[in-house]
Molecule: transfer RNA
Organism: Nesterenkonia marinintestina
RNA sequence: GGGGGUAUGGCGCAGCUGGUAGCGCGUCUGCAUGGCAUGCAGAAGGUCACGGGUUCGAGUCCCGUUACCUCCA
Numbered sequence: 001g002g003g004g005g006u007a008u009g010g011c012g013c014a015g016c017u018g019g020u021a022g023c024g025c026g027u028c029u030g031c032a033u034g035g036c037a038u039g040c041a042g043a044a045g046g047u048c049a050c051g052g053g054u055u056c057g058a059g060u061c062c063c064g065u066u067a068c069c070u071c072c073a
Base pairs, nucleotide, nucleotide: 001072002071003070004069005068006067007066010025011024012023013022019056027043028042029041030040031039032038049065050064051063052062053061
């Protein structure tokens, strides 16, 4: 330098054929317990890597950029 892949709450990951962004862990609050652990109930937390485009509508499609992984040279 060229090909391919990945980027989504604090962490690990889903998200189908474009149509309200979810799950587990963690955090916080409440209840149960004398307390811890644990269990149950609830809540907060996301400009979906960045910048454009297409579309009534984009996490999803198209183009470019960045970072990381991988293959080739």